The part of an RNA shown here (large-subunit ribosomal RNA, domain IV) has 319 nucleotides and comes from Parcubacteria group bacterium GW2011_GWA2_40_23. The full RNA is in RNAcentral, with records from ENA and SILVA. Taxonomically the source falls in Bacteria candidate phyla (Bacteria). The coordinates come from a structure-prediction model, not an experiment, and the mean pLDDT is 83. It matches the Rfam family "Bacterial large subunit ribosomal RNA".
Context: one part of a larger RNA
RNA sequence: CCCUUGUUCAGGAACUCGGCAAUUAAGCGGCCGUAACUUCGGGAUAAGGCCUGCCCCAUUUCGGUGGGGCUGCAACAAAAGACAUCAUGCGACUGUUUACCUAAAACACAGGUCUCUGCUAAGCCGUAAGGCGAUGUAUAGGGGCUGACGCCUGGCCAGUGUCCGAACGUUAAAGUGAGGGGUGUAAGCUCUGAACUGAAGCGCGGAUGAACGCCGGCCGUAACUAUAACGGUCCUAAGGUAGCGAAAUUCCUUGUCGGGUGAGUUCCGACCUGCACGAAUGGCGUAACGAUAUGAUGACUGUCUUAACAAGGGGCUCG
Numbered sequence: 001c002c003c004u005u006g007u008u009c010a011g012g013a014a015c016u017c018g019g020c021a022a023u024u025a026a027g028c029g030g031c032c033g034u035a036a037c038u039u040c041g042g043g044a045u046a047a048g049g050c051c052u053g054c055c056c057c058a059u060u061u062c063g064g065u066g067g068g069g070c071u072g073c074a075a076c077a078a079a080a081g082a083c084a085u086c087a088u089g090c091g092a093c094u095g096u097u098u099a100c101c102u103a104a105a106a107c108a109c110a111g112g113u114c115u116c117u118g119c120u121a122a123g124c125c126g127u128a129a130g131g132c133g134a135u136g137u138a139u140a141g142g143g144g145c146u147g148a149c150g151c152c153u154g155g156c157c158a159g160u161g162u163c164c165g166a167a168c169g170u171u172a173a174a175g176u177g178a179g180g181g182g183u184g185u186a187a188g189c190u191c192u193g194a195a196c197u198g199a200a201g202c203g204c205g206g207a208u209g210a211a212c213g214c215c216g217g218c219c220g221u222a223a224c225u226a227u228a229a230c231g232g233u234c235c236u237a238a239g240g241u242a243g244c245g246a247a248a249u250u251c252c253u254u255g256u257c258g259g260g261u262g263a264g265u266u267c268c269g270a271c272c273u274g275c276a277c278g279a280a281u282g283g284c285g286u287a288a289c290g291a292u293a294u295g296a297u298g299a300c301u302g303u304c305u306u307a308a309c310a311a312g313g314g315g316c317u318c319g
Base pairs, nucleotide, nucleotide: 001314002313003312004311005310006309007308008307010305011304014303019300027052029051030050031049032048037042039148053070054069055068056067057066058065059064083298084297085296086295087294088293089292090290091289095107096106111146112145113144114143115142116141117140123132124131125130149285150284151283152282154215155214156213159212160211161208162207163206164205165204168203169202170201174197175196179192180191181190182189183188216234217233218232219231220230243277244274255271256270257269258268259267
C1' cells in the first nucleotide's frame, strides 16, 4: 500500500452523474390515531403518539441464566423480519424476457375493433395417406391492429391495397380459315396466313380508413401600438378537429414567467413561437400497482470536510 471488517470529536450529502455504498429506523405485540385522492374495494401497518412492567428464590465468569408468583385486554425476540413522506413521466394491474453485460417504458394480458370461415369450414403440417383445427359449428375457430377503466376516436377514397360490378376496349393457347408460296402431270403433301370466335387479368364503374397512408402556401385588414375575428389569391384528394403541448417529441434553448434554493442547464406549474404532438401506427385523463425513470423533504450517517486508530488476510524477508 491492497482486500475484508470494526470504532470515531465537530459538522451532516458540503461527496457524487446520482445519497452509489454504508448507517439510522426496525416486533403481522397492545392502546389511540390516521390526509389528499379514489374505480368506494382501497390508499393504510398511511403518517404520528403512548405502553411493552413488577416481586421472590436459586445460580453466576456479575454480563446474565433457570424456576415460581402478581397486576393487566395486552408484557415479541431462538431464527426470520424491516426508513418515512411529497410531486411528476411511462406502463393499468399479477405475470414474461436478452441462460452468460440491457428486467424495462419492451412482450404478454383481460377488454376493444377489423377481417376470413356455413363444415369435407377457413387456416396450418405432410409428396401422399392422413393429422391438427375439433369429437368444436359463427355466443365457434383462424389472422391483423390496439391494449384495464373513464371521456372520446375528426377530415380526405386522388395514389396503393381489398371488395363488388359487368356493357365496352385490350388479350394467350385453341377453333375456323379467305388468300398466297414451294413441289408435283395430277390427286396430294407441305409452308404461310387476313378476318372472325376466344378466359382470368388489366383498362373501366363503384364501395371501403380501428385498410397502407395523407391531413398547405402567400398577401392585406380594427380609432395608440400590437394582434387579426375578417378579406383576397394560388394549389390540393382533403388541408390537423377535440384534447395535449419547450413534452421519453422543442433545433434555436439554460425559450419566457411563476414556485422551490443563499445560489436550480435538472424538477414542478403555466404560456404557445408544435424546427418536427394528435386521435386504436390510438388522443387525453386516471385510483391501485412497479428491484421502473426524474425532482424534492425529514431522519440518518466516514459519501465528504479529513483523515485517524484497531482486527484479520495479502504484500516484504527467510525457507